[in-house]
RNA sequence: GGCCCCAUCGUCUAACGGUUAGGACAGCACGCUUUCAAUGUGCAAAUCCGGGUUCAAUUCCCGGUGGGGUCA
Numbered sequence: 001g002g003c004c005c006c007a008u009c010g011u012c013u014a015a016c017g018g019u020u021a022g023g024a025c026a027g028c029a030c031g032c033u034u035u036c037a038a039u040g041u042g043c044a045a046a047u048c049c050g051g052g053u054u055c056a057a058u059u060c061c062c063g064g065u066g067g068g069g070u071c072a
Base pairs, nucleotide, nucleotide: 001071002070003069004068005067006066007065010025011024012023013022018055027043028042029041030040031039048064049063050062051061052060
């Protein structure tokens, strides 16, 4: 350099073009406990960037950026 794949809460991971963007762990608050742990309830937290298509884009298209694989 060519080709292919990936990018969503702090981390991991879901989401036929119409979801309140879901779940697990972690965090915070409260309950339980003499206390801690475990456990229960609740809360906060995300779509890499710029365009395009569409009534509507996390999803489709184009271009970037970053990461991985492969051929050199």
Predicted 3D model of a 72-nucleotide RNA (transfer RNA) from Candidatus Nomurabacteria bacterium RIFCSPLOWO2_01_FULL_36_10b.
The prediction has a mean pLDDT of 83.
It matches the Rfam family "tRNA". By type it is a transfer RNA.
Lineage of the source: Bacteria > Bacteria candidate phyla > Candidatus Nomuraibacteriota.